[in-house]
RNAcentral holds the full RNA, with entries from SILVA. Small-subunit ribosomal RNA, 3' major domain from a metagenome, 476 nucleotides, folded computationally.
Context: one part of a larger RNA
RNA sequence: UGACGGGGGCCCGCACAAGCGGUGGAACAUGUGGUUUAAUUCGAUGAUACGCGAGGAACCUUACCUGGGCUUAAAUGCAGAACGACGUUUCGGGAAACCGAUUCUCCCUUCGGGGCGGACUGCAAGGUGCUGCAUGGUUGUCGUCAGCUCGUGCCGUGAGGUGUCGGGUUAAGUCCCAUAACGAGCGCAACCCCUAUUGUUAGUUGCCAGCGGAUAAUGCCGGGGACUCUAACGAAACUGCCGGUGUAAACCGUGAGGAAGGUGGGGAUGACGUCAAAUCAGCACGGCCCUUAUGUCCAGGGCUACACACGUGUUACAAUGGUCGGUACAGAGGGCAGCUACCAGGCAACUGGAUGCGAAUCUCGAAAGCCGAUCUCAGUUCGGAUUGGAGUCUGCAACUCGACUCCAUGAAGCUGGAAUCGCUAGUAAUCGCGUAUCAGCAAUGACGCGGUGAAUACGUUCCCGGGCCUUGUACA
Numbered sequence: 001u002g003a004c005g006g007g008g009g010c011c012c013g014c015a016c017a018a019g020c021g022g023u024g025g026a027a028c029a030u031g032u033g034g035u036u037u038a039a040u041u042c043g044a045u046g047a048u049a050c051g052c053g054a055g056g057a058a059c060c061u062u063a064c065c066u067g068g069g070c071u072u073a074a075a076u077g078c079a080g081a082a083c084g085a086c087g088u089u090u091c092g093g094g095a096a097a098c099c100g101a102u103u104c105u106c107c108c109u110u111c112g113g114g115g116c117g118g119a120c121u122g123c124a125a126g127g128u129g130c131u132g133c134a135u136g137g138u139u140g141u142c143g144u145c146a147g148c149u150c151g152u153g154c155c156g157u158g159a160g161g162u163g164u165c166g167g168g169u170u171a172a173g174u175c176c177c178a179u180a181a182c183g184a185g186c187g188c189a190a191c192c193c194c195u196a197u198u199g200u201u202a203g204u205u206g207c208c209a210g211c212g213g214a215u216a217a218u219g220c221c222g223g224g225g226a227c228u229c230u231a232a233c234g235a236a237a238c239u240g241c242c243g244g245u246g247u248a249a250a251c252c253g254u255g256a257g258g259a260a261g262g263u264g265g266g267g268a269u270g271a272c273g274u275c276a277a278a279u280c281a282g283c284a285c286g287g288c289c290c291u292u293a294u295g296u297c298c299a300g301g302g303c304u305a306c307a308c309a310c311g312u313g314u315u316a317c318a319a320u321g322g323u324c325g326g327u328a329c330a331g332a333g334g335g336c337a338g339c340u341a342c343c344a345g346g347c348a349a350c351u352g353g354a355u356g357c358g359a360a361u362c363u364c365g366a367a368a369g370c371c372g373a374u375c376u377c378a379g380u381u382c383g384g385a386u387u388g389g390a391g392u393c394u395g396c397a398a399c400u401c402g403a404c405u406c407c408a409u410g411a412a413g414c415u416g417g418a419a420u421c422g423c424u425a426g427u428a429a430u431c432g433c434g435u436a437u438c439a440g441c442a443a444u445g446a447c448g449c450g451g452u453g454a455a456u457a458c459g460u461u462c463c464c465g466g467g468c469c470u471u472g473u474a475c476a
Stems, first nucleotide, its partner, number of pairs: 001476002003473003007470007015460002019423005026315008034306002042053002064301007076124005083117002087104001090101004106115003126290002129288003135284002137279003140275001142273001147186006153162003166177003192267004197235007207224002211222003238261001241255001242253004317416001321375007333364003338357002342353004382413001387408007429452007
């Protein structure tokens, strides 16, 4: 100087407390461990692995296994020598890859040659093989915590200290005062984006108040820019004003005004560093290793196994509910090998037609809610696992191993031990919708979007994590 303490002081955080809803019990989905296997490819492992890489494993992917092939190879370049091929057709073997045979087959030319092309030979290949403890780059975490440093000066023999401490204050090393320190940098804050209010400009594909027309009805048409909205530029919030406390910074107020009040709400933004943290399988790269194989092509299988254990979820156990009928209201996105109105068929998944739209124009489109009816506390009209049958769709192909529909079947489960997680407001809870990936989908996942919409916080003694000062130490 640090680190540590079941030392002290001050302070903060959904850290506790106060509340609401979960997990832990059930079934299923998914990941992991273990076991099994020819193979169940590899990585990730307290917090910071385990719906993680994977934003989509039937083939492909695919790296694994079994079997069958190739050896300058899948691609590209250079050199050499021979050639008119490469490729295509047909036949045979084969699961295919591939192997063997067969057919057709270049251009220019001054006839010297040149261009093009691929097979051969040689040189360069290739490796998801090893090392993340050789590395770059990227990422997680402490932590959006308030810290981490430098120049000059001063103090100390020196390591080093001071500044950065002290008194206040703040979300903040934020600001003020004091001061052997005076300044500065990286962080904080602000500048950026979205959102809440409003003005101006602009009205098409959006809108329709007033005027006119038309219809069974509809901004449908003429027209209009008022309104909503769209999208560009502005305004607005600064403790600015008032009162109180205070030297100041600042704090307090059911203050005023205001759409918004003290960082208005949310996002992006992650200092010096820590964990030899993660990744050689995204990519790049040093070294080592393989070279008729650890490279590469193909078929089939596996990654989907299943006495078991754990994590993360979904659906439930019901009446604040289930079922049936009627009826209303979003936002954000996507669409041409696409989204499809509408019509017909089918109980349905869907199919056959048909039209609009490369889209503020056409289209995909809510559910909870509300109004009725029924069920009456039951393992039930709860719950839907599992299984049988019949189908639809995608795709070369749904056996291993897809999703969906209909009929039948109707398991466990009556609110879950010890323990444990999330959340402070348009939040939790609850309800649906969309997108990426994608032929299809094992999505209950991930990332977004809106609808309905709470309860509680006395307080900081305690648990956990963190910051500053101080103290002890046989630790570095």
The coordinates come from a structure-prediction model, not an experiment, and the mean pLDDT is 80. It matches the Rfam family "Bacterial small subunit ribosomal RNA".